Annotation: Predicted 3D model of a 1512-nucleotide RNA (small-subunit ribosomal RNA) from an uncultured bacterium. The sequence is in RNAcentral, with records from ENA. It matches the Rfam family "Bacterial small subunit ribosomal RNA". Gene Ontology terms of the family: ribosome and structural constituent of ribosome.
RNA sequence: GAGUUUGAUCCUGGCUCAGGAUGAACGCUGGCGGCGUGCUUAACACAUGCAAGUCGAACGAUGAUCCGGUGCUUGCACCGGGGAUUAGUGGCGAACGGGUGAGUAACACGUGAGUAACCUGCCCUUAACUCUGGGAUAAGCCUGGGAAACUGGGUCUAAUACCGGAUAUGACUGAUCAUCGCAUGGUGGUUGGUGGAAAGCUUUUUGUGGUUUUGGAUGGACUCGCGGCCUAUCAGCUUGUUGGUGAGGUAAUGGCUUACCAAGGCGACGACGGGUAGCCGGCCUGAGAGGGUGACCGGCCACACUGGGGCUGAGACACGGCCCAGACUCCUACGGGAGGCAGCAGUGGGGAAUAUUGCACAAUGGGCGCAAGCCUGAUGCAGCGACGCCGCGUGAGGGAUGACGGCCUUCGGGUUGUAAACCUCUUUCAGUAGGGAAGAAGCGAAAGUGACGGUACCUGCAGAAGAAGCGCCGGCUAACUACGUGCCAGCAGCCGCGGUAAUACGUAGGGCGCAAGCGUUAUCCGGAAUUAUUGGGCGUAAAGAGCUCGUAGGCGGUUUGUCGCGUCUGCCGUGAAAGUCCGGGGCUCAACUCCGGAUCUGCGGUGGGUACGGGCAGACUAGAGUGAUGUAGGGGAGACUGGAAUUCCUGGUGUAGCGGUGAAAUGCGCAGAUAUCAGGAGGAACACCGAUGGCGAAGGCAGGUCUCUGGGCAUUAACUGACGCUGAGGAGCGAAAGCAUGGGGAGCGAACAGGAUUAGAUACCCUGGUAGUCCAUGCCGUAAACGUUGGGCACUAGGUGUGGGGGACAUUCCACGUUUUCCGCGCCGUAGCUAACGCAUUAAGUGCCCCGCCUGGGGAGUACGGCCGCAAGGCUAAAACUCAAAGGAAUUGACGGGGGCCCGCACAAGCGGCGGAGCAUGCGGAUUAAUUCGAUGCAACGCGAAGAACCUUACCUACUCUUGACAUCCUGCGAACUUGUGAGAGAUCACUUGGUGCCUUCGGGAACGCAGAGACAGGUGCUGCAUGGCUGUCGUCAGCUCGUGUUGUGAAAUGUUGGGUUAAGUCCCGUAACGAGCGCAACCCUUGUCCUUAUUUGCCAGCGCGUAAUGGCGGGAACUCUAAGGAGACUGCCGGUGACAAACCGGAGGAAGGUGGGGACGACGUCAAGUCAUCAUGGCCCUUACGAGUAGGGCUACACACGUGCUACAAUGGUCGGUACAAAGGGUUGCCAACUCGCGAGAGUGAGCCAAUCCCGAAAAGCCGAUCUCAGUCCGGAUCGGAGUCUGCAACUCGACUCCGUGAAGUCGGAAUCGCUAGUAAUCGUGGAUCAGAAUGCCACGGUGAAUACGUUCCCGGGCCUUGUACACACCGCCCGUCACACCAUGGGAGUGGACUGCACCAGAAGUGGUUAGCCUAACGCAAGAGGGCGAUCACCACGGUGUGGUUCAUGACUGGGGUGAAGUCGUAACAAGGUAGCCGUAGGGGAACCUGCGGCUGGAUCACCUCCUUU
Repeated sequence: GAGUUUGAUCCUGGCUCAGGAUGAACGCUGGCGGCGUGCUUAACACAUGCAAGUCGAACGAUGAUCCGGUGCUUGCACCGGGGAUUAGUGGCGAACGGGUGAGUAACACGUGAGUAACCUGCCCUUAACUCUGGGAUAAGCCUGGGAAACUGGGUCUAAUACCGGAUAUGACUGAUCAUCGCAUGGUGGUUGGUGGAAAGCUUUUUGUGGUUUUGGAUGGACUCGCGGCCUAUCAGCUUGUUGGUGAGGUAAUGGCUUACCAAGGCGACGACGGGUAGCCGGCCUGAGAGGGUGACCGGCCACACUGGGGCUGAGACACGGCCCAGACUCCUACGGGAGGCAGCAGUGGGGAAUAUUGCACAAUGGGCGCAAGCCUGAUGCAGCGACGCCGCGUGAGGGAUGACGGCCUUCGGGUUGUAAACCUCUUUCAGUAGGGAAGAAGCGAAAGUGACGGUACCUGCAGAAGAAGCGCCGGCUAACUACGUGCCAGCAGCCGCGGUAAUACGUAGGGCGCAAGCGUUAUCCGGAAUUAUUGGGCGUAAAGAGCUCGUAGGCGGUUUGUCGCGUCUGCCGUGAAAGUCCGGGGCUCAACUCCGGAUCUGCGGUGGGUACGGGCAGACUAGAGUGAUGUAGGGGAGACUGGAAUUCCUGGUGUAGCGGUGAAAUGCGCAGAUAUCAGGAGGAACACCGAUGGCGAAGGCAGGUCUCUGGGCAUUAACUGACGCUGAGGAGCGAAAGCAUGGGGAGCGAACAGGAUUAGAUACCCUGGUAGUCCAUGCCGUAAACGUUGGGCACUAGGUGUGGGGGACAUUCCACGUUUUCCGCGCCGUAGCUAACGCAUUAAGUGCCCCGCCUGGGGAGUACGGCCGCAAGGCUAAAACUCAAAGGAAUUGACGGGGGCCCGCACAAGCGGCGGAGCAUGCGGAUUAAUUCGAUGCAACGCGAAGAACCUUACCUACUCUUGACAUCCUGCGAACUUGUGAGAGAUCACUUGGUGCCUUCGGGAACGCAGAGACAGGUGCUGCAUGGCUGUCGUCAGCUCGUGUUGUGAAAUGUUGGGUUAAGUCCCGUAACGAGCGCAACCCUUGUCCUUAUUUGCCAGCGCGUAAUGGCGGGAACUCUAAGGAGACUGCCGGUGACAAACCGGAGGAAGGUGGGGACGACGUCAAGUCAUCAUGGCCCUUACGAGUAGGGCUACACACGUGCUACAAUGGUCGGUACAAAGGGUUGCCAACUCGCGAGAGUGAGCCAAUCCCGAAAAGCCGAUCUCAGUCCGGAUCGGAGUCUGCAACUCGACUCCGUGAAGUCGGAAUCGCUAGUAAUCGUGGAUCAGAAUGCCACGGUGAAUACGUUCCCGGGCCUUGUACACACCGCCCGUCACACCAUGGGAGUGGACUGCACCAGAAGUGGUUAGCCUAACGCAAGAGGGCGAUCACCACGGUGUGGUUCAUGACUGGGGUGAAGUCGUAACAAGGUAGCCGUAGGGGAACCUGCGGCUGGAUCACCUCCUUU
């Protein structure tokens, strides 16, 4: 820096990623070289070889090759020389070098000091010596024991082995003098005393040894200051402990050890305990500060199978030495022995994982030696491993029919791709051949001497020849397509992808990145300002302790002097080397390496400065306190006391109810309630005043009086003189509930009981009611103990109200008033701050000081441990596991059983229906071979379907066809077409008759039919959740947006809100908005009035003709009508209301008046709404079938349920007769007049009409009469029987109609529900589409023609504003708890097992020290003896054992809660007033969420009132 909480935003906050690094490992892959590096695990066990020897110039001995001589020549023997070789004695080394990191939290390490408290072999240096004796002993020889390891005895011998004596510059010690020092004390001089040395060898002249000693160097030892892990759920630890004296011990100080004495010592600045760990230079990371780390290299420490111990030595308590104990392994003759790879290789084991049983001492270094030299798994090299870093290569240039192939494709092409082929070049590396180093200094007389290595390097040769992979491609993050798969398989670092079109899985093509590597995993730092010193926070996100007092600590007023601790500065020492950085040099470059410089931020010493902080001394008064004078107050404690009210008791009056609720009931009451009057008892609380008023640190405090008492404020300025602020631990106070003891108990009231409510109701409501509430005393110690805001001081605009004081003015004085000042309590508001909300002199602003607290959500304020409590419980306080969020503020929506305003046949007011009956029709269901499919709340259900007997038809059964019923192309044959017969249910099959047409270049062709082959056809098969188009719905609701500007960090807001008004976001006014678009309205059609024009088929007044009559005719153009065009209506006019506006109300005129009526017209969008079966279409599926044909059946079935209709139930009616008035349509496959027949449906015949001409055609209700007289009827017509008509190939399943007969239910319809506001409802008929036939449906037409609307409280839907929200898939939302199941981690748990450890006791190896009566003993001594040794014993002590504790790990029947899981069960607690506001503390209760009581909070909606503030 990015991703991730949200619909979006800002913030808080976690998680994750991009970077770097590694002793790494794993996966895939792998050409070369250089330089590095390689058991991080089992400090597990180790076979085998090697890793420390050397010196003959210390010594005795052994004595080879060889040389000389003698014995007589070969040969042998002897003598002499010479000295290779060595076991042993002796010296030096073996304490270095090499390994490892177990232990260790410590003077172990780092750094800086100290030793006047010390040692130091070899080396250098100073001084002085090196005289004289002695006795042994190994080897050897002899002889034993033993399996072996090893060992005994006897005898001989040497030394630089061992011992005695002499000498003594030094040394040690006493005295004294001088001098020095930080104390103890040091140094030097003089003098006395004490004890004590020595070794020789040698090539012969030197050299080298030896002893004592001075100083140095080197190495070591000890002491101290400071520094560096976690844990307080470890708070007290300690008896040699702390100190002193004496003694011992050590190289040396010291309780190091011991005896005695004293009682100290350490600790909140973290003792003691527990856990972890070698420390550092450095290394990694980081801008730095830091954080992590301690492989390689270097310094220090510790360890060497585990534990203990000493010996030797200059040095060890000793890796390749010794003794003992233990475990383990090996050998054994069973008696006894041997061993220690954390040296180099190597083996087994463990593990994700780490190499050769290599070469050489050539170099560097070490040991020994005079040296040559020997030894050296130190070291130098090589081998193995891409383990890391660095370098090089796998070719370069040209080359477009952009080849083949692959992949994609819109089928045109694109891409791989100049890539390849092909042409021209080059040869690094590898290969091969030839040449071929430096590293060599030294040693040696010389010769000679290189592990690496025939290596590096140089030269020649041939040929592009031998050499590329890995990861990724949704975003972060560079890089996209196809296929396969279909919430499967799988991916995933986070977000997340996959449910049939996956750039996210798998494969392919292509691309991107890095490259001999690339990815993954693990770990560390970074990003992370996410522990914040640099550099964070705490009103609401996590976070101020409930409040106060106060200890330690931290911080602290003015001024003077002094010190120089902090602080500043110069110089000196140190801060190893390597590393890092900079500049150079060397390997061809680089890595690597060499040289120089810088850094090493530190510590110590020393000189100087003194402002500031600090110490000491002094002074001051502004902080703080005291005094004096006033003052307000529910501040606290105790005692006394008052009235109102409730309840109870007694008495009176009085009678049937009271009480309670949404409505009731339980309850009380005729045994007299409630009501009312009087009297009494008792307890608790104090109306009005009363108030964002007062007091108190907080909790909290309210009738009145008295007593005691705390604090505040104002004024004054007498006193003290910094006495102050904060405050870890600590102490006190601390609502309500609760606990204990004793009282008290009126009302209220957890629990409980009953009654209701309810699906249930462990609740809300009601009736009762116990603890409790009250008092006293003692506990508890928590609350939303909140201003969710710690305390103190100072500074930074104001305005206004209120409580308590003071001053001034004014007033003669008082009161009122004006003004000012101090202290409180509120509101508004500027700057500033804040994520925003908001805060704003009472800060959340600006600063200082001190304390407390926070670090993702859950688990959890839980477990365990500890402390407190009588208990309830409180305080302190984790982890495993799990999630990628949890959260704050604000925004836009949506929603609310929130509010306000408004509208709508929404309610109301009315009229008529539906729901009951019968039938029609559609749907569900069930049925069926099939009952084809779709539509499903409103917005499916007389819907698609404007019309299923066949057809339609998609369904079922049966029979058939397979290039197909339909389209295009090819080939062959035939014109096409047609007659008849047979079989069959038919499709179809078989046979048969007639027929040769059109064009022609005479080849043939066109249309059509048949046959054949394949491309293909075909699909009402699936997906409306892949789509287009079309449609429904909210809704003809008044809304939905944009540009620019402005406001806000932003999402967004403003505009569009507000005041009016409208049907309307319609218009006006106001206004940080100004404009605009889609909607509204208007423009369009129709209807209502008039005018103009036109006049046939329509009309006919006037003029004629004619008829029984009729516009029948001539004519007419006035009227009606028709159909073209105009006019008209605009709140235009008047009055009123209103802001003088918009507009509204009323009126005039007018055919019509405020959009005149009706229609078409449907904004942005919502519902994954409907439709793949109208059509189109992607993908998938079928292809002798899911395609096609035919016949029959089905879609019409029927216990049932629902929707929509028709007909009715009758007298406002039925029936019969007479009679009047429409509009709009349709008609040649048609409408059909008139006439005849039939009761009728209809039939026959037949005129007219392609229609303002003819026909359908009769309108009906109505009107005038007649009849019926309230009944299942002369209502109603279902059903059924019979007979017919019509259409049609065909009315059986399954048509309509007619006639005769039959005459069901039904007497106005429960809950519920629908339509309609005027030419409307209701009622009456008419026509049309579809259609052969078949409407009660649909569409259209006219006739008759109402009632009612007070109004907006309520139901439903909608619009605007506002409010709350935990919703955003948006309340059909979200979400809580029990129970059941599965899995996971965890607590308790009778216990069990291990590890570490405390205390007490037993025991006590080796060893050291002490003691010693026993034993042994060459050197010295005449002897005694001295000295030494063995043995015994005491002390200490390792392993071990017993008992009892502590800590920790593992495990444990059972058990507790927790977490996570797909759609389980029960409820509905929370979010809106969440339907009883919620929440906190506490107590009780309940399957569960929860409920109830008491007190508290607002982080509660709504309404009203009060107060305050703002506004001219």